Description:
Small-subunit ribosomal RNA, central domain from a metagenome, 346 nucleotides, folded computationally. It matches the Rfam family "Bacterial small subunit ribosomal RNA". The coordinates come from a structure-prediction model, not an experiment, and the mean pLDDT is 89. The full RNA is in RNAcentral, with records from SILVA.
Context: one part of a larger RNA
């Protein structure tokens, strides 16, 4: 570099998209690529083949060969390119219909908890393996009654459903995103992928200003223990929760990049069209699961949601440790991330 590979051995957070790669069917033109022909060039040495001179050999004459390579003409035109004409399945668009915890905003419910008040009422309450700290005669806990506060949404709820990923659950409206399906109306390859760019990206954390119920890193006590900077308990700040700016990483997991085509069935179940014979009925679409056939695989398994057979296209690995470190460089307020080695050493 090439060859193999990227669920589990090293090796794939998500989208859109630029440049580049790749690209549906028919048909002229061309002839740039590609095939052929023939002609120039490709110094020599050297390399190879043969013969020959030094006794051989190395070394040396010589002939050809071979130099894969560019040029210029001539032709061919399958297939790639380039220009034109056309299709209509790929894509989109349009109408109508229809799904869902998809996003943002505002309002509004109740349960539960904590706190505050007034009442009833008396000694304990509270925690645990037992316990102690801790709370309570200044009347706690426990009970009903009104008050207020901040978060979360029981039951439905499911191996269900949405969303690119992260992720997304109380009700209501108002805006607003995307799939699906049904006609086949319309545009006619408008397509895939997609270096850098851009944008999204839990939870912790960071800045500004709020909010603080609960929960709780630290941090204090009480226990346990040899010892306990844990684990158990009582407490508790920071955060946990809103606005706005930042941070950019995760077992960002299907450990399985995207699209497109092929390749046996079976079963459950969510939403769509169709048909009569309305049935546990076919049947045709799109998903979310299970189990298997050919096939695959080191085996676990996977198997029309591939890990199978092919195309494209990107990203990425190439023994273990040093090390995801060090230096630089950028981004960041910082944390700290992205890039990212070597020396040594098995």
């Nucleotide at each position: 570099c090439u060859g193999g590979g990227u669920u589990u051995a090293a090796a794939g957070g998500u989208g859109u998209g630029u440049a580049g790669g790749c690209g549906g069917g028919a048909u002229u033109u061309u002839a740039a690529g590609u095939c052929u022909a023939a002609g120039g060039u490709g110094a020599a040495a050297g390399u190879u083949u043969g013969u020959c001179g030094c006794u051989u050999a190395a070394c040396g004459a010589u002939a050809g060969a071979a130099u894969u390579g560019c040029c210029u003409u001539g032709g061919a035109u399958a297939c790639u390119g380039a220009a034109g004409u056309u299709c209509u399945u790929g894509a989109a668009u349009u109408a109508g219909g229809u799904u869902g915890a998809g996003g943002a905003u505002a309002g509004c419910g109740g349960a539960a908890u904590g706190u505050g008040a007034c009442a009833u009422g008396u000694a304990g309450c509270g925690g645990u393996g037992a316990a102690a700290u801790g709370c309570a005669u200044a009347g706690a806990u426990a009970u009903g009654u009104c008050a207020u506060a901040g978060a979360a949404c029981a039951c439905c709820a499911a191996u269900u459903g949405c969303g690119a990923a992260g992720g997304c659950a109380g009700c209501u409206a108002u805006c607003u995103g995307g799939g699906c399906u049904u006609a086949u109306a319309u545009u006619g390859a408008c397509g895939c992928u997609g270096a850098g760019g851009c944008a999204c990206g839990a939870a912790a954390g960071c800045g500004u200003g709020g909010g603080g119920a609960u929960c709780g890193a630290a941090c204090a006590g009480g226990a346990u223990u040899a010892g306990a900077u844990a684990c158990c308990c009582u407490g508790g700040u920071a955060g946990u929760c809103c606005a706005c700016g930042c941070c950019c990483u995760a077992a960002a997991c299907g450990a399985u990049g995207c699209u497109a085509a092929c390749u046996c069935g079976a079963u459950g179940u969510u939403u769509g069209g169709g048909c009569c014979u309305u049935g546990u009925g076919c049947u045709u679409g799109a998903g979310c699961a299970u189990c298997c056939a050919a096939g695959g695989g080191a085996a676990a398994c996977c198997g029309u949601u591939a890990a199978g057979u092919u195309a494209g296209c990107c990203a990425c690995c190439u023994g273990g440790g040093g090390a995801g470190u060090a230096c630089g460089a950028c981004c960041g307020c910082a944390a700290g991330g992205u890039u990212g080695a070597a020396a040594c050493u098995c």